[in-house]
RNA sequence: AGCUCAUCCAGAGGGGCAGAGGGACACGGCCCGAUGAAGCCCCGGCAACCCUCCAGCCGGUCUCGUAGAUCAGUGUUGAUCACUGCGCGAGGCUCCCGGCUCGGGAAGGUGCCAAUUCCGUCUUACGGCGAGAUGCGUCGUGAGGAAGAUGAGGA
Numbered sequence: 001a002g003c004u005c006a007u008c009c010a011g012a013g014g015g016g017c018a019g020a021g022g023g024a025c026a027c028g029g030c031c032c033g034a035u036g037a038a039g040c041c042c043c044g045g046c047a048a049c050c051c052u053c054c055a056g057c058c059g060g061u062c063u064c065g066u067a068g069a070u071c072a073g074u075g076u077u078g079a080u081c082a083c084u085g086c087g088c089g090a091g092g093c094u095c096c097c098g099g100c101u102c103g104g105g106a107a108g109g110u111g112c113c114a115a116u117u118c119c120g121u122c123u124u125a126c127g128g129c130g131a132g133a134u135g136c137g138u139c140g141u142g143a144g145g146a147a148g149a150u151g152a153g154g155a
Stems, first nucleotide, its partner, number of pairs: 003153006013043005021032003026121004044113003049109002052105003055101005061092006068086001071085005117147001122144009
């Protein structure tokens, strides 16, 4: 590079060097930029993907009970009874594991810090307009996709 999964309408900028471009690519639009773009460096911040800790809940688990008026199995010829498992109910969180929360935290690994990933492009639904219908065109709104970005995983 390619593959899988998740997220992408929130949030967060100052300084130095530099000196004309930048917003991923193509096209169209719209923006940013000599009140200094890209790039590099320093500092600061945002966020919570990984990691980590905490809280609550759920499951698991543990303990106790159980008429389940006919649960299953074993023992007994049978009724009864006993034990075990399951189910049900109550309680606990000592240990271990998993999950959830517009949860809390932020030391570390990334990431990010104009505009929704700046918007559109492809498909589709609805609505407006083109005198009416189909179709088509165009505009608007919504949904999905493609592409891209970031993280995590695996080979």